[in-house]
This is a predicted structure of an 81-nucleotide RNA (c-di-GMP-I riboswitch aptamer). The sequence was found by an Rfam model in a public genome assembly. The model forms 95% of the base pairs in the Rfam consensus. Its mean pLDDT, the model's own confidence on a scale to 100, is 85.

Parts: sequence; C1' cells; structure tokens
RNA sequence: UACUGAUAAAGGCAAACUAUCCGUAAGGGUAGGACGCAAAGCUAAGGAUCCUUAAAAGAUAAGGACAGCCUGGCUGCCAAA
Repeated sequence: UACUGAUAAAGGCAAACUAUCCGUAAGGGUAGGACGCAAAGCUAAGGAUCCUUAAAAGAUAAGGACAGCCUGGCUGCCAAA
C1' cells in the first nucleotide's frame, strides 16, 4: 500500500415504534428509542421500489421520494489472523 474483518480497543450511526413539526403524497426534520450496521459516511449516474400529475384504467411521459434494495462514483476510523 492492497486485500481482509476479532467475542480486540477507541469512538460512530440508528430500524420498528412513540411524540411533535413540514409535505397533496411517497417521505423528511427534531426528541425519545435500538433492530441492526465496517462505510447504515457523502453522491439519485444506471436499475429496482414507492408517490403525485396528465387519463376512467393501463401503456407512456413529466415531476418527486428512497443511499438501511443492488450497481457505479468520492471520502474515511481501528488492526488480530
């Protein structure tokens, strides 16, 4: 340096759920709370999924959500075997 990831150490994040606020919605902020996580840090570029609008529905298109679904891009703590 690259891989790898301990029943190690120091720290970190926080699902469901609850309260409250924002949003038509998907969903998001804050506080509590821990199911889990070695990138569960950042990024909507590709795919998946979800919402809204167009219409009665579907195809489709546009706009949005999601990084704790997968891939890609950027960055990063520790160091046993």